[in-house]
RNA sequence: CGGGUCGGCCAGACCAUCGCGGCGUUCACCUGAGCUAACAGGUCAGCGCCGAGGAAAGUCCGGGCUCCGCAGGGCAGGAUGGUGGGUAACGCCCACUCGGAGUAAUCCGCAGGCCAGUGCCACAGAAAACAGACCGCCCGGCUGGUCGCCAGACCGGGUAAGGGUGAAACGGUGGUGUAAGAGACCACCAGCACACCGGGUGACCGGUGUGGCUCGGCAAACCCCAUUCGGAGCAAGGUCGAACAGGAUGCGUGACCAGGGCUGCCCGCCCGAGCAUCCGGGUUGACCGCUUGAGGCCCGUGGCAACACGGGACCCAGAUGGAUGAUGGUCCACGACAGAACCCGGCUUACCGGCCGGCCCGCCCC
RNA sequence: UCCGCCAUGGUGUAACGGCAGCACGCCAGCCUUUGGAGCUGUGCAGUCUAGGUUCGAAUCCUAGUGGCGGAA
Numbered sequence: 001c002g003g004g005u006c007g008g009c010c011a012g013a014c015c016a017u018c019g020c021g022g023c024g025u026u027c028a029c030c031u032g033a034g035c036u037a038a039c040a041g042g043u044c045a046g047c048g049c050c051g052a053g054g055a056a057a058g059u060c061c062g063g064g065c066u067c068c069g070c071a072g073g074g075c076a077g078g079a080u081g082g083u084g085g086g087u088a089a090c091g092c093c094c095a096c097u098c099g100g101a102g103u104a105a106u107c108c109g110c111a112g113g114c115c116a117g118u119g120c121c122a123c124a125g126a127a128a129a130c131a132g133a134c135c136g137c138c139c140g141g142c143u144g145g146u147c148g149c150c151a152g153a154c155c156g157g158g159u160a161a162g163g164g165u166g167a168a169a170c171g172g173u174g175g176u177g178u179a180a181g182a183g184a185c186c187a188c189c190a191g192c193a194c195a196c197c198g199g200g201u202g203a204c205c206g207g208u209g210u211g212g213c214u215c216g217g218c219a220a221a222c223c224c225c226a227u228u229c230g231g232a233g234c235a236a237g238g239u240c241g242a243a244c245a246g247g248a249u250g251c252g253u254g255a256c257c258a259g260g261g262c263u264g265c266c267c268g269c270c271c272g273a274g275c276a277u278c279c280g281g282g283u284u285g286a287c288c289g290c291u292u293g294a295g296g297c298c299c300g301u302g303g304c305a306a307c308a309c310g311g312g313a314c315c316c317a318g319a320u321g322g323a324u325g326a327u328g329g330u331c332c333a334c335g336a337c338a339g340a341a342c343c344c345g346g347c348u349u350a351c352c353g354g355c356c357g358g359c360c361c362g363c364c365c366c
Numbered sequence: 367u368c369c370g371c372c373a374u375g376g377u378g379u380a381a382c383g384g385c386a387g388c389a390c391g392c393c394a395g396c397c398u399u400u401g402g403a404g405c406u407g408u409g410c411a412g413u414c415u416a417g418g419u420u421c422g423a424a425u426c427c428u429a430g431u432g433g434c435g436g437a438a
Stems, first nucleotide, its partner, number of pairs: 001362010012331007020051007028043005053337001057348002060346005065233004072267004077229005082096005097111001098109004112224002117222002119218003134163002136159006142152004171189006190214002192211008237288004246279006259271004295314001297312006332335001367437007376390004384421001391410002393407004414430005
């Protein structure tokens, strides 16, 4: 210098004028009560401070919060799945192991168990799971022939080394052996199981020995194992106010009970005088929850890291028809995806571009 | 804002993980003077999108897209 890879940050900037939402404050006005002041609510104006995101999104996980009686036992069901750690928790994050891709940095992995059981493996093929003789090879019989030997569209048997089918055919190469063959036997290699030694918290790794043990794949098939999960969701839930009209049917009201709660079912426990369905009537208001929080920033300490602990200063949207805009000017690299609605931690998806840093590969120079 | 469900030709629907069918429709032909009806067909047309598991995916898993329904 070129190419690659990983991580972090930014998301047009500045000024002026007008406008919008929230909080505080000052003045004026209105309403209520009161009438000396002081109080509560609202409206307008001035001043001060603040005013969308890295994803606010999808609602896919986890938690806080709230209510259901703080939720007992069993069954069913869901989720997770290498190991160790982090965390409030997680399906997230960090580190490591194993497998795969790449020259490498690095990246990817729903990565437990098919010698607990069951199931599936289409088509092709002879045979698809304690496998299987279609062709071929070999032996014997039979038949034929220029009868030592050779041939055959025949019969019986041996053989998984060769051909062919398939995604997959029951270790690979070489040799011994044999009628032909075969882990039948031998050497090396690959895998598996067991034992021992060494390293590691562990997953696991390295080594030695023994056993001819050679055993198919699929659990994102049922299932098994381990761990874990009570249900619902801010339209949760609570307070105040306003308005209205009941009717029909069924079940039940001293228990051998209608119905309800433990939110799929059963047991068990508890509440219990009203309940269920349909028709009809009324309301469409205000407030709390609501934003200070597992909060971000800076410094230090511990740790490889995720993260934890200590100190410091900070306050950073809170609407309820729902606030971020408009105009003008200057500049540049000419501005993407997109906007809070109870709140956090993640994941995933969308995205014009720009800046900074680490590392790897190639080439050149010193 | 929250919760639940669904997606197969133009439409309505089938399909144990193993060649994606069926009906209507469209098109073409036959019949008819013509149209309709009727009959015929190797006729046309599809698994919402992307990635993964598997020998093999409409089906199983993950993410997205679109649609429908419910809740004061």
Record summary:
This is a predicted complex of two RNAs, RNase P RNA and transfer RNA, with 438 nucleotides together. The coordinates come from a structure-prediction model, not an experiment, and the mean pLDDT is 77. It holds a member of the Rfam family "Bacterial RNase P class A".